Molecule: Lysine riboswitch aptamer
Organism: mouse gut metagenome
RNA sequence: GAUAGAGGCGCAGGCUUCAAGAGUACCGCAGACAUACGGCCGGACUUGCCGUCUGACGGGAAAGGGGAGACUGCCGAAGGAUUUUUUGCCAAUCCGGGCGGAAAAUCCUGGGACGACGCAGAAUAUGCGGCGUACUGUCACGGUAAGUGGAGCGCUAUC
Numbered sequence: 001g002a003u004a005g006a007g008g009c010g011c012a013g014g015c016u017u018c019a020a021g022a023g024u025a026c027c028g029c030a031g032a033c034a035u036a037c038g039g040c041c042g043g044a045c046u047u048g049c050c051g052u053c054u055g056a057c058g059g060g061a062a063a064g065g066g067g068a069g070a071c072u073g074c075c076g077a078a079g080g081a082u083u084u085u086u087u088g089c090c091a092a093u094c095c096g097g098g099c100g101g102a103a104a105a106u107c108c109u110g111g112g113a114c115g116a117c118g119c120a121g122a123a124u125a126u127g128c129g130g131c132g133u134a135c136u137g138u139c140a141c142g143g144u145a146a147g148u149g150g151a152g153c154g155c156u157a158u159c
Base pairs, nucleotide, nucleotide: 001159002158003157004156005155008075010074011073012072013071015069016068017067018066026059027058028057029055030054031053032052033051038050039049040048041096042095043094044093046092047091078109079108080107081106082105083104084103085102086101087100088099089098090097110136111135113133114132115131117129118128119127120126138150139149140148141147
């Protein structure tokens, strides 16, 4: 260097299903108030679009996020941070901002579990982050025992 392989509540993906979202948005009906103000992320300038509120009335979703299952592909699997480029949505134009998608570069994380914290989230779900705890695979050190330490740029086998 090439090929094959191991870790285990292992990783990712779409699919099916379930809860939540939510008796919310929205639709209808009734009432009140208005015909101007106001609203459509912020600012600018116009243009465009929309009446507003209440109901102990009738109907009533979805998306993003998640649990479970089998399946498929896998074992830097994959996840994250920063920067750059590009792109979608937030009515249209410009300048910002927010929420996503894709690509590249650099860096971080062996793995899952649990815990407090922070961020995201409607959330007490869940995810992400570094930290802590024990566990676990692996290698090194060690009377090859207790134990200690390291990181996947690792480890095992073959060539």